Predicted 3D model of a 342-nucleotide part of an RNA (small-subunit ribosomal RNA, central domain) from an uncultured bacterium. Model confidence (mean pLDDT): 89 of 100. The full RNA is in RNAcentral, with records from ENA and SILVA.
Context: one part of a larger RNA
């Protein structure tokens, strides 16, 4: 130098979009920097190695050889990789036709349900629980009708169905708009792939301003339970759940499984497409061979069996922490140690 790993043992960045840089489809035809060969000249001496000599031996010492894997200049080779001209169409794209979607944003609209007020009817309880009370109600509740306000979700369709890079998206119109997917094969002609940094997206929960508050509801308040009960039950309840507009930047952000490519038995069921069918393509389940794997499992959606590039691990505490730096209004993130310890 070589040499390990990352579904669950420690390890996939939450994603995504790109700079840099790494990597890079087929024929051809110059170069010849990189690769390779020869040749020169330079790699002091001493040490180190080989074969010898020399002090009686060695240690010393001393002689010739090898070697010194480099570096420079020069003649070559031309596969392979740079590079350079040219072409190609199998990768990506871009036109044509279509097709499915809870895929994003904005505006309007609905019907049930809750709950408030108002007005009938109507009388003694209602509600709540393992059992209670607290807590409502003769100032007329609860329970039924009718009206009326408002705020939030959108039953049923509804599906190991569907979209989306992920976070997510689900009443119903109607507007902007983003992507996949198939056929057919017109065009362009490697334009790809990956991606340190940077930008951008980014549940919940919190924070700021100002709105808006039905119904739920941390905190708190009281009932009950308990030894006790700062809790689970149970009556109320404010932030907050919404909305506008900015921050936050984190999650078991999971498929615990990065991103592109080729490749390798089948067999079932779904979606969306072409086809008259057999069948193909792209998705998404469930078994399953070979192989893989400590097993569990996983198997064409790989965790097989290869390439490229990125980000990650290295006993266990200490520690998702300190100190610093950087971001944030804060909370607090992100980066990330060592004393000791076992």
């Nucleotide at each position: 130098c070589u040499g390990g790993g990352c579904g669950u043992a420690a390890a996939g960045g939450g994603c995504g979009u790109g700079u840099a840089g790494g990597c890079g489809g087929u024929g051809a035809g110059a170069u010849a920097a990189g690769u390779c060969g020869g040749a020169u000249g330079u790699g002091a001496a001493a040490g180190a190695c080989u074969c010898g000599a020399g002090c009686u031996c060695a240690a010393c010492u001393u002689g010739a050889g090898g070697g010194u894997u480099g570096c420079a200049u020069u003649c070559g080779a031309a596969a392979c990789u740079g590079u350079c001209u040219g072409a190609c169409u199998a990768g990506a794209g871009u036109a044509u036709a279509g097709u499915a979607g809870a895929g994003g944003g904005g505006a309007g609209c609905g019907g049930a349900a809750u709950u408030u007020c108002c007005g009938g009817u109507g009388u003694a309880g209602c509600g709540g629980u393992g059992a209670a009370a607290u807590g409502c109600g003769u100032a007329g509740a609860u329970a039924u009708c009718g009206g009326a306000a408002g705020g939030a979700a959108c039953a049923c369709c509804a599906g190991u169905g569907g979209c989306g890079a992920a976070g997510g998206c689900g009443g119903c119109u109607c507007u902007c708009u983003g992507g996949a997917c198939u056929a057919a094969a017109a065009c362009u002609g490697a334009c790809g792939c990956u991606g340190a940094g940077g930008c951008g997206c980014g549940a919940a929960a919190g924070c700021a301003u100002g709105g808006g508050g039905a119904g739920c509801a941390a905190a708190c308040a009281g009932g009950a339970u308990u030894a006790g009960a700062u809790a689970c039950c149970c009556u109320g309840g404010u932030a907050g759940u919404c909305c506008a507009u900015g921050c936050u930047g984190u999650a078991a952000a999971c498929g615990a499984u990065g991103a592109g490519a080729a490749c390798u038995a089948g067999c079932u069921g779904u979606u969306g497409g072409c086809g008259u069918a057999a069948g193909u393509c792209a998705g998404u389940a469930g078994c399953g061979u070979a192989g893989c794997u400590a097993a569990c499992g996983u198997g064409a959606u790989a965790a097989g069996u290869u390439c490229u590039c990125c980000g990650c691990c290295u006993g266990g505490g200490g520690a998702u922490u300190a100190c610093g730096g950087c971001c944030g209004c804060a909370a607090g993130g992100c980066u990330a140690a060592a004393a000791c310890u076992c």